Predicted 3D model of a 397-nucleotide RNA (Bacterial RNase P class A) from Sediminivirga luteola. The prediction has a mean pLDDT of 77. Rfam family: Bacterial RNase P class A. From the family's description: Ribonuclease P (RNase P) is a ubiquitous endoribonuclease, found in archaea, bacteria and eukarya as well as chloroplasts and mitochondria. Its best characterised activity is the generation of mature 5'-ends of tRNAs by cleaving the 5'-leader elements of precursor-tRNAs. Cellular RNase Ps are ribonucleoproteins. RNA from bacterial RNase Ps retains its catalytic activity in the absence of the protein subunit, i.e. it is a ribozyme. Isolated eukaryotic and archaeal RNase P RNA has not been shown to retain its catalytic function, but is still essential for the catalytic activity of the holoenzyme. Although the archaeal and eukaryotic holoenzyme s have a much greater protein content than the bacterial ones, the RNA cores from all the three lineages are homologous -- helices corresponding to P1, P2, P3, P4, and P10/11 are common to all cellular RNase P RNAs. Yet, there is considerable sequence variation, particularly among the eukaryotic RNAs. Identified in Yersinia as Ysr151/RnpB.

RNA sequence: UGGGUCGUCCAGAUGAUCGCGGCGGGACCGCUCCCGCGCUGCUUCGCGCAGACGAGUGCGGUGCCGACGAGGAACGUCCGGGCUCCGCAGAGCAGGGCGGUGGGUAACGCCCACCCGGGGUAACCCGCGGGACAGUGCCACAGAAAGCAGACCGCCGGCGUCGCGAGGCGCCGGUAAGGGUGAAACGGUGGUGUAAGAGACCACCAGCGCGCCGGGUGACCGGCGCGGCUCGGUAAACCCCGCCCGGAGCAAGAUCAGACAGACAGCGCUAUCAGGGCUGCUCGCCCGAGCUGUCGGGUGGAUCGCUCGACUCUGCCGGCAACGGCAGGGCUAGAUGGAUGAUCAUCGCCUCACCCGCGGGUGAGGAACAGAACCCGGCGUACGGGCGGCCCAUCCA
Repeated sequence: UGGGUCGUCCAGAUGAUCGCGGCGGGACCGCUCCCGCGCUGCUUCGCGCAGACGAGUGCGGUGCCGACGAGGAACGUCCGGGCUCCGCAGAGCAGGGCGGUGGGUAACGCCCACCCGGGGUAACCCGCGGGACAGUGCCACAGAAAGCAGACCGCCGGCGUCGCGAGGCGCCGGUAAGGGUGAAACGGUGGUGUAAGAGACCACCAGCGCGCCGGGUGACCGGCGCGGCUCGGUAAACCCCGCCCGGAGCAAGAUCAGACAGACAGCGCUAUCAGGGCUGCUCGCCCGAGCUGUCGGGUGGAUCGCUCGACUCUGCCGGCAACGGCAGGGCUAGAUGGAUGAUCAUCGCCUCACCCGCGGGUGAGGAACAGAACCCGGCGUACGGGCGGCCCAUCCA
């Protein structure tokens, strides 16, 4: 310098003018109610009536001041929760999720570390990571044969036949080491042995099983010994095994205000009977006098939920890390047809060009993805710019 890989930060800043949203605090004005009969007037002379003034309260209006006001993904709605309601609770089946080990977390299908396998020169990345000896299915085509198989070309032996001979042909038997097909052919290399071969036997290797030793919390790793000699693949196919799982959802739910209009039909009314609840089904348990259908009427409003939270920042400690503990600081939208904008100036960032050469100056241009709606933890997706670690290559000193 180039390429790769992993991680992290920002998402322009400041000021002025005008303009938005809710919150907090003032001021002024108007109206209602109430208090003060202290003031004024009237008087039926009763603290009665009226007016002004003062104080308070409620409602409305108009100003002013202050602090604050979209994200790192607010997107996807794919997971997990908090919260709310249903259920006094339950069992089974179905259904769904996960699948190496150990940790983290409120929890998870997430995160961290490690193991094994695969990819890569490497940094690093990937894994639907238990089971094929419970069962079923599939492995096209090619090939002799693709589950317990197989003889196409071959190799060897015997018999017969042809030939001077080498050898050919037919039948029978042996064989799977060689060649061929294929993604994959029932261990590999070398030898002994054989008529020719073959784990038939032997040495080494791989694999599998058993036993022992060492390391590790563990998954596993390493070593030694013995041995049948070697018994496909696929579960991201059905399935088996192990572990986990109530449901619905802020349009949840709660309170207030307000309005109206019921009619007919079916089933039922103290029960084992209608109907309902416990996700679907079954059992079981509980509630139960109303339930369901058709036609018709009213309402569609206000407030809460609604933002202090498994929150955030800084420092120290523990831990390989994820993360946790302690101490101190901070409060940062709560809308409801749904707010945060416009203009100007300066600075910053990026790109290009030019000038000068530690680097700076001038000019022009540009700034991505994208908008809260109960909240939070993740994952996935979209995307502009900066910084850093590590690996590889090349060059220079």